[in-house]
c-di-GMP-I riboswitch aptamer from Thalassotalea sp., 99 nucleotides, folded computationally.
Lineage of the source: Bacteria > Pseudomonadota > Gammaproteobacteria > Colwelliaceae > Thalassotalea.
Rfam family: c-di-GMP-I riboswitch aptamer. Its family is annotated with cyclic-di-GMP binding in the Gene Ontology.
The coordinates come from a structure-prediction model, not an experiment, and the mean pLDDT is 83.
RNA sequence: ACAAAGAAAGGGCAAGGCAUGUGAAAGCAUGCUACGCAAAGCCACCGGUCUAAGGACUUUAACUUUAUUGAUAAAGUCUACGACAGCGGAGUUACCUCG
Numbered sequence: 001a002c003a004a005a006g007a008a009a010g011g012g013c014a015a016g017g018c019a020u021g022u023g024a025a026a027g028c029a030u031g032c033u034a035c036g037c038a039a040a041g042c043c044a045c046c047g048g049u050c051u052a053a054g055g056a057c058u059u060u061a062a063c064u065u066u067a068u069u070g071a072u073a074a075a076g077u078c079u080a081c082g083a084c085a086g087c088g089g090a091g092u093u094a095c096c097u098c099g
Stems, first nucleotide, its partner, number of pairs: 002099001004097001006096001012037002016033007035086001041092002045089003048084003054079008063070001
């Protein structure tokens, strides 16, 4: 330098649950615990998944206007500029052991 592997040693990470905080939500952060993980390190570039505050549209209601003219409320549909790296791929970095 390249490759392999999870048998040993030293270690690492932490799903879910509980508590607190944060966020519209999905989710995230911290602590305890431990389902699992050899990249469960990093990175939203591609596909996928989750959410829908805001926005768009539709319906309805009560108002308003010369006028479905205007704004409001409720419900529904769509939407990422919000997330997920412990869904897959691409990219990138790396400990021990072994060849």